[in-house]
Context: one part of a larger RNA
RNA sequence: GAUGAACGCUGGCGGCAUGCUUAACACAUGCAAGUCGAACGGAAACGAUGGGAGCUUGCUCUCAGGCGUCGAGUGGCGGACGGGUGAGUAAUACAUAGGAAUCUGCCCAGUAGCGGGGGACAACUUGGGGAAACUCAAGCUAAUACCGCAUACGCCCUACGGGGGAAAGCAGGGGAUCUUCGGACCUUGCACUAUUGGAUGAGCCUAUGUCAGAUUAGCUUGUUGGUGGGGUAACGGCCUACCAAGGCGACGAUCUGUAGCUGGUCUGAGAGGACGAUCAGCCACACUGGGACUGAGACACGGCCCAGACUCCUACGGGAGGCAGCAGUGGGGAAUAUUGCACAAUGGGCGAAAGCCUGAUGCAGCAAUGCCGCGUGUGUGAAGAAGGCCUGCGGGUUGUAAAGCACUUUCAGUAGGGAGGAAACAGUUGCGGGUUAAUAUCCCGCGACCUUGACGUUACCUACAGAAGAAGCACCGGCUAACUCUGUGCCAGCAGCCGCGGUAAUACAGAGGGUGCAAGCGUUAAUC
Numbered sequence: 001g002a003u004g005a006a007c008g009c010u011g012g013c014g015g016c017a018u019g020c021u022u023a024a025c026a027c028a029u030g031c032a033a034g035u036c037g038a039a040c041g042g043a044a045a046c047g048a049u050g051g052g053a054g055c056u057u058g059c060u061c062u063c064a065g066g067c068g069u070c071g072a073g074u075g076g077c078g079g080a081c082g083g084g085u086g087a088g089u090a091a092u093a094c095a096u097a098g099g100a101a102u103c104u105g106c107c108c109a110g111u112a113g114c115g116g117g118g119g120a121c122a123a124c125u126u127g128g129g130g131a132a133a134c135u136c137a138a139g140c141u142a143a144u145a146c147c148g149c150a151u152a153c154g155c156c157c158u159a160c161g162g163g164g165g166a167a168a169g170c171a172g173g174g175g176a177u178c179u180u181c182g183g184a185c186c187u188u189g190c191a192c193u194a195u196u197g198g199a200u201g202a203g204c205c206u207a208u209g210u211c212a213g214a215u216u217a218g219c220u221u222g223u224u225g226g227u228g229g230g231g232u233a234a235c236g237g238c239c240u241a242c243c244a245a246g247g248c249g250a251c252g253a254u255c256u257g258u259a260g261c262u263g264g265u266c267u268g269a270g271a272g273g274a275c276g277a278u279c280a281g282c283c284a285c286a287c288u289g290g291g292a293c294u295g296a297g298a299c300a301c302g303g304c305c306c307a308g309a310c311u312c313c314u315a316c317g318g319g320a321g322g323c324a325g326c327a328g329u330g331g332g333g334a335a336u337a338u339u340g341c342a343c344a345a346u347g348g349g350c351g352a353a354a355g356c357c358u359g360a361u362g363c364a365g366c367a368a369u370g371c372c373g374c375g376u377g378u379g380u381g382a383a384g385a386a387g388g389c390c391u392g393c394g395g396g397u398u399g400u401a402a403a404g405c406a407c408u409u410u411c412a413g414u415a416g417g418g419a420g421g422a423a424a425c426a427g428u429u430g431c432g433g434g435u436u437a438a439u440a441u442c443c444c445g446c447g448a449c450c451u452u453g454a455c456g457u458u459a460c461c462u463a464c465a466g467a468a469g470a471a472g473c474a475c476c477g478g479c480u481a482a483c484u485c486u487g488u489g490c491c492a493g494c495a496g497c498c499g500c501g502g503u504a505a506u507a508c509a510g511a512g513g514g515u516g517c518a519a520g521c522g523u524u525a526a527u528c
Base pairs, nucleotide, nucleotide: 003525005524006523007522008521009520012374013373014372015371016370017369018367019366020332025330026329027328029327030326031325034077035076036075039074040073042070043069046068047067049064050063051062052061053060054059055058084285085284086283093210094209095208096207097206098205099204102202103201107198108197109196110195111194112193113192115149117147118146124139125138126137127136128135129134155164156163157162169190170189171188172187173186174185177184178183211257212256213255218248219247220246223245224244225243226242227241228240229239230238260282261281262280263279264275265274266273267272287308288307289306290305291304310321311320312319313318338364340363341362342361346360347358348357349356350355377407378406379405380404387398388397389396390395411469413464414463415462416461417460421455427449428448429447430446431445432444433443434442472517473516474515475514476513477498478497479496483512484511485510486509487508493500494499
């Protein structure tokens, strides 16, 4: 000098940061991932409307998915992001520089399509089992769920003869024509299929660098290489059969201990040393161990299966759970916060949109934990008051300090006013353009109107009153700025080092005075 600090004494305000470093210990409770009815069959709840019944005349019951909507269910997308932690990992990691044998949902651009059929399974109904979790059987049904057929520019395989493979609709609008009055048909938008390129993301390989120990010297058999085969999105002993006997190592292999890595942070003139909180990038993990499924992507924190430990429920047959998400609890500890508000902003998921969800995030609360800023008054005031302390008894000092007089009102307080964070999206409307058969619809651009703030009693401004509400801590022998008195008497005690204390102690304790910092000041710990 510095700290994610703690402890002691003290404590006025604000801004900005930071806040379990220990038990990756165990967790009560609530919330943290949903969304789409413009994919579907439908209708449990609520509401509106209409009909019916009852009456107490404005309520109750009931009917109607025709409407707003929508529980549960099928289906789609998202739960692989965001958030947490650092246990493991000394190299399947990270940093830097390269590389080729790969995949990539949503997004952008291009090309070509989107024809015609079928059979189921939930929900539901009925019946059964179970304490529960849940589950079994039969029957009915829809789809953008599932499966064939047709077609195939490009695509894939090929022995170059040939062979293989796709799709789904929904919503809005409409002049003719047709119509079984449902629509067909046309068109717009969003979806869908195949494929090419891009973007983004991810997987893989190589080189170099990355702590300590030799009181760890040899290590290795899928081990090192080859061939055939398998497997993967992809290269590869990644796996397997056979063959060869290699490969690594004092330039430190192997083993042991420790440890997430980096940008960076602290210190230092630098070289270096120590560290890796917050923020950012990467990695690993999700009660412990193992495994795969689904999927573009996981071997998946709030998914599944198995085993284990622990906790809970049980009718003893069997079941349920995983805060290293945000709060919060117990425990451990010197020690670390609220079971808060809001989606207004930024961002994310879903959706055509309205919107819904979002403990991400934005804010507020607590803590002098840190940094920074401000205040606790200003001027004047000598009878150098009183009191205290000292004294050589003359006085000195506290000390312009106080009182007194004259002012000011920051901050806090009270009252009033009051920005910015809000840009929009959507809707209505006007104009221009595009699409189109169309002056519908829809899309794009510009303009007008309308609307949205958790923080918030915001920042800031004005007024009011009154010096009014606001100073401590450590030290004073030397190092080291700051001295006397009293008490004590090698006692009590102090101490970072040297050392003080045994009767005049500037070193202990108290007082007066002084010095240094200041809403802090000291101490302790570790590091440079």